About this RNA:
RNAcentral holds the full RNA, with entries from Greengenes. A computed fold for a 475-nucleotide part of an RNA from an uncultured organism, annotated as small-subunit ribosomal RNA, 3' major domain.
Context: one part of a larger RNA
RNA sequence: UGACGGGGGCCCGCACAAGCGGUGGAGCAUGUGGUUUAAUUCGAUGCAACGCGAAGAACCUUACCGGGGUUUGACAUGUCGGCGGCGCCUAUAGAGAUAUAGGUUUCCUUCGGGACGUUGACACAGGUGCUGCAUGGCUGUCGUCAGCUCGUGUCGUGAGAUGUUGGGUUAAGUCCCGCAACGAGCGCAACCCUUGUCCCUAGUUGCCAGCGAGUCGUGUCGGGGACUCUAGGGAGACUGCUGGUGAUAAACCAGAGGAAGGUGGGGAUGACGUCAAGUCAUCAUGGCCCUUACAUCCCGGGCUACACACGUGCUACAAUGGUCGGUACAACGAGUGGCGAGGUCGCGAGUCCAAGCUAAUCUCUAAAAACCGAUCUCAGUUCGGAUUGCAGUCUGCAACUCGACUGCAUGAAGUCGGAAUCGCUAGUAAUCGCGGAUCAGCAUGCCGCGGUGAUACGUUCCCGGGCCUUGUACA
Numbered sequence: 001u002g003a004c005g006g007g008g009g010c011c012c013g014c015a016c017a018a019g020c021g022g023u024g025g026a027g028c029a030u031g032u033g034g035u036u037u038a039a040u041u042c043g044a045u046g047c048a049a050c051g052c053g054a055a056g057a058a059c060c061u062u063a064c065c066g067g068g069g070u071u072u073g074a075c076a077u078g079u080c081g082g083c084g085g086c087g088c089c090u091a092u093a094g095a096g097a098u099a100u101a102g103g104u105u106u107c108c109u110u111c112g113g114g115a116c117g118u119u120g121a122c123a124c125a126g127g128u129g130c131u132g133c134a135u136g137g138c139u140g141u142c143g144u145c146a147g148c149u150c151g152u153g154u155c156g157u158g159a160g161a162u163g164u165u166g167g168g169u170u171a172a173g174u175c176c177c178g179c180a181a182c183g184a185g186c187g188c189a190a191c192c193c194u195u196g197u198c199c200c201u202a203g204u205u206g207c208c209a210g211c212g213a214g215u216c217g218u219g220u221c222g223g224g225g226a227c228u229c230u231a232g233g234g235a236g237a238c239u240g241c242u243g244g245u246g247a248u249a250a251a252c253c254a255g256a257g258g259a260a261g262g263u264g265g266g267g268a269u270g271a272c273g274u275c276a277a278g279u280c281a282u283c284a285u286g287g288c289c290c291u292u293a294c295a296u297c298c299c300g301g302g303c304u305a306c307a308c309a310c311g312u313g314c315u316a317c318a319a320u321g322g323u324c325g326g327u328a329c330a331a332c333g334a335g336u337g338g339c340g341a342g343g344u345c346g347c348g349a350g351u352c353c354a355a356g357c358u359a360a361u362c363u364c365u366a367a368a369a370a371c372c373g374a375u376c377u378c379a380g381u382u383c384g385g386a387u388u389g390c391a392g393u394c395u396g397c398a399a400c401u402c403g404a405c406u407g408c409a410u411g412a413a414g415u416c417g418g419a420a421u422c423g424c425u426a427g428u429a430a431u432c433g434c435g436g437a438u439c440a441g442c443a444u445g446c447c448g449c450g451g452u453g454a455u456a457c458g459u460u461c462c463c464g465g466g467c468c469u470u471g472u473a474c475a
Stems, first nucleotide, its partner, number of pairs: 001475002003472003007469007015459002019424005026315008034306002042053002064301007073124001077123008087104007106115003126290002129288003135284002137279003140275001142273001147186006153162003166177003192267004197235007207224002211222003238261001241255005317417001321376006333364003338357002342353002345350001383414001388409007430452007
């Protein structure tokens, strides 16, 4: 100087407390461990691995296993030599890769050759092989915590100290005052995006108050720019104003005005560093290793196994509910190999015909919970839907291993969950649907969107963190 203490002081955080809803019990989905297997590819492992890499394993992907093939190679560049094809079509063999046969077929030219292709030889290619403890880059975490440092000066033999400590204050090393310190840098804050109010500009594909026309009805038409909205620009919030407290400071408390008040809400933004944290399988790369194989092509299988254990979720156990009928109100987005209105057929998943739309124009698009009415009456039930049988639909060469969905039948467990444990302070929790990426098909996951909409006295204690101080046989 740090680190540590079941030392002290001050302070903060859904850290506790007060609550709401869960997990842990059930079934299923998904990931992991383990076991099994020819293979169940590899990585991630306390917090910070485990719906993680994977924004989507039937083939492909694919790296694994079995079998069948190739060896200048599936891919790149170059040198030398030979050949004229490559490609396409057909046939045969084969699981295919591939092999064989037949047909068809080039361009430029100074006629030497060149381009292109193929073949042989040689340099080389190739490796998701190893080492993340050789590395770059990227990332997680402490933590959006308020810290981490430097120059000069001063003090100390020195390591170092001071500044950065102290008195207040703040979300903040934020600001004020004091002070052997005076300044400065990286962080904080602000500048950026979005949302909340108003104004200006612009009105099409958006809107419709007033005027006119038309319709069973609809901004449908003429028209209009008022309103909503769209998207450009601007205004607005700064403790600016008033009162009080305070050291006359910084600031704090209350109030006015205001759409918004003291960082208005949300996001992006992550200091010096820590964990030899993670990644050689995104990529790049040193070293090592393989080179008729640890490379590469193909078919089939596996990654989907299943006495079990754990994590994360979904659905429930019902009456604040289930079922049936009727009636409302969104936002974000996506769409031409696409979204597909409308009509037709089908109980349905869907099918057939097909308008419009490269989209504020058309479509996906029905929002659901909610509300109104009817029914069920506390039961393993009209709860719950697993499992299984049969029959189908769709995608796709192909749904056996191993897809999703539909109809009929079947109708497990489950009556609110032990010890323990998690999330959350406002349009949040809870709950309800909707969209998108990936994607031929496949979502209870992920990323977004809106609808309805709660509870909270406080800081003694648990956990983590910041500052000061103290002890130490620790570095």

Rfam family: Bacterial small subunit ribosomal RNA. Rfam links the family to the GO terms structural constituent of ribosome and ribosome.